Bacterial RNase P class A, 345 nucleotides, folded computationally. Its Rfam family is "Bacterial RNase P class A". By type it is a ribozyme. The coordinates come from a structure-prediction model, not an experiment, and the mean pLDDT is 77. It was read from a public genome assembly, where an Rfam model found it.
[in-house]
């Protein structure tokens, strides 16, 4: 200098004017409402994100359910740890890719059973098409899986012995299975002995088996106040009317109380597994101690508009109970560490 790998930060800036939503203080009106609650003005201070998004996981919180166990259903799937918890994260193991920094993997079980496997090919879990050998020698029969051909896959691979030709039929090495040993918390790694290789190929994000985990619904959860309006009780009035005429009784009336509850209002609502800094423990995820900080809380839903200057001319996108993750979208700019190649000293 070029090409890359991993991680992190920012997300137009500054000033002015007018608006919008909370909070605090002061003032006004007490004009809205039965009440709960609310209104207006001024000043001060605050006001979206790295993903606020998708709503895909996990937890808090709330209501309901719940002795314990099982079935069904759903999820997860190498090991050890982190955590409130997770399908997340960290460090390892194994496999795959890359010269490398590094990246990717639902990574248990196909000797419990079932299903599926296009086309090609003689045959796809079963087989003799060509070939080889022997017999007969027209043709066919028998043996054979060395070799050829088809296929992703054809009854371990490869070399030799052997044989009529062949074949784990036999032998060495590699692979596989079984049992010990050594190292490691473990996944696993290394090495040893035995088995001649049987289950006979693949597929479990196909059914399934095994192990472990999971109660359901969600802030329109849920709680409180409460006009109207059903219901009940007591008191007053018994004047009038209905129950065919009369009496009793009863209903309609007014007031008060009880209890339910719609509109409406309040709470839940933002101080929290919180953020920042330093130190300590740990490879790390993370944990601990000390100090500092308060950072939207609306309910038809607030962040906008205009002006001036500057640069690179500004992407994806706008909270709605909260938090930890994952995934997806994103104009660009900057920083840190590392790898490879070339050149110079």
């Nucleotide at each position: 200098u070029g090409a890359g790998c991993a991680g992190g930060a920012c997300a137009g800036g500054u000033g002015g004017u007018c608006g919008c939503u909370g909070c605090u203080g002061c003032a006004c009106a007490g004009a809205c409402g039965a009440a709960a609650g609310g209104g207006u003005g001024c000043a001060g201070g605050a006001g979206a994100g790295g993903a606020a998004a998708g709503u895909c996981c996990g937890g808090g919180c709330u209501u309901c359910a719940c002795a314990g166990g099982g079935c069904a259903g759903g999820g997860u799937g190498c090991c050890u740890g982190a955590u409130a918890a997770c399908g997340u994260c960290a460090g390892g193991c194994g496999g795959a890719g890359g010269c490398g920094a590094c990246u990717c993997c639902a990574g248990a079980g196909a000797c419990a059973g079932u299903g599926c496997a296009a086309c090609a090919g003689a045959a796809a879990u079963a087989u003799a098409c060509c070939g080889c050998a022997c017999g007969u020698u027209u043709u066919c029969g028998u043996g054979u899986a060395a070799g050829g051909g088809u296929g992703g896959a054809a009854a371990g691979g490869c070399a030799g012995u052997g044989u009529a030709a062949g074949a784990g039929a036999c032998u060495a090495c590699c692979g596989c299975c079984u049992c010990g040993c050594u190292g490691g918390u473990a996944a696993c790694a290394g090495g040893g002995a035995g088995g001649g290789c049987a289950c006979a190929u693949g597929u479990a994000a196909a059914c399934c088996u095994c192990a472990c985990c999971c109660g359901a619904a969600g802030c329109a959860a849920g709680g409180c106040c409460a006009a109207a309006c059903a219901g009940g009780a007591a008191g007053c009035a018994u004047a009038a009317g209905g129950c065919g005429g009369c009496c009793c009784g009863u209903c309609u009336g007014c007031u008060u109380c009880c209890g339910g509850g719609u509109a409406g209002g309040c709470c839940g609502c933002u101080c929290g597994a919180g953020c920042c800094g330093u130190c300590c423990g740990g490879c790390g995820a993370c944990g601990g101690a000390c100090g500092g900080c308060c950072u939207a809380g609306a309910u038809a839903g607030a962040u906008g508009a205009c002006c001036a200057c500057c640069c690179g001319c500004g992407a994806c996108a706008u909270a709605a109970c909260c938090c930890g993750g994952c995934u997806u979208a994103u104009c660009g700019u900057c920083c840190u560490g590392c790898u490879c190649a070339g050149g110079g000293u």